[in-house]
RNA sequence: AUCAUGUGGAGUGGCGCGAGGGAACUGGCCUGACGACCGCCCGGCAACCUGACCAUCAAGGUGCCAAAUCCAGCCCGCAAGGGAACACAUGAG
Repeated sequence: AUCAUGUGGAGUGGCGCGAGGGAACUGGCCUGACGACCGCCCGGCAACCUGACCAUCAAGGUGCCAAAUCCAGCCCGCAAGGGAACACAUGAG
């Protein structure tokens, strides 16, 4: 760089750590000493790839388990709402 997907789903778990975290910018809004984030373990979800007894299963490789990718940013609209792009994430080759 290409293609596909991104409104659904899944933790009140254990141990460690100790202050921010929700990708980045701006603005919001959340979340966190009742210990977040992160790491390991366990559990679970899902079905992209492999596999199989192939409308399915969930063994293996990834991935994921607050909130729509938390929301908005551009366009249409008084608004509610709708649409698009970029970026990002994940998978495949």
This is a predicted structure of a 93-nucleotide RNA (SAM riboswitch aptamer (S box leader)) from Desulfatitalea sp. Lineage of the source: Bacteria > Pseudomonadati > Thermodesulfobacteriota > Desulfosarcinaceae > Desulfatitalea. Model confidence (mean pLDDT): 84 of 100.